[in-house]
Molecule: Fluoride riboswitch aptamer (crcB RNA motif)
Organism: Amycolatopsis sp. M39
RNA sequence: GGCGGCGACGGUGAUGAUGCCCGCCGAAACCGCGCCCUUCCCGCGCUGAUGGCGUCUGCUUCCUG
Numbered sequence: 001g002g003c004g005g006c007g008a009c010g011g012u013g014a015u016g017a018u019g020c021c022c023g024c025c026g027a028a029a030c031c032g033c034g035c036c037c038u039u040c041c042c043g044c045g046c047u048g049a050u051g052g053c054g055u056c057u058g059c060u061u062c063c064u065g
Base pairs, nucleotide, nucleotide: 009026010025011024012023013022016056017055018054019053020052021051032046033045034044035043
């Protein structure tokens, strides 16, 4: 200096906060979908505040006052 494993720690899972659980990563993990374009980029359009569950906030729809 390189490779591998384990533990700890940290990061991360398309938009916020928090609790629990799960996955992934160690400079990587991660960075949604459709249309157009050879591809990329650009442009246009669409879904969801979760990785999953619960709660809160925001957004949307319906009903009632």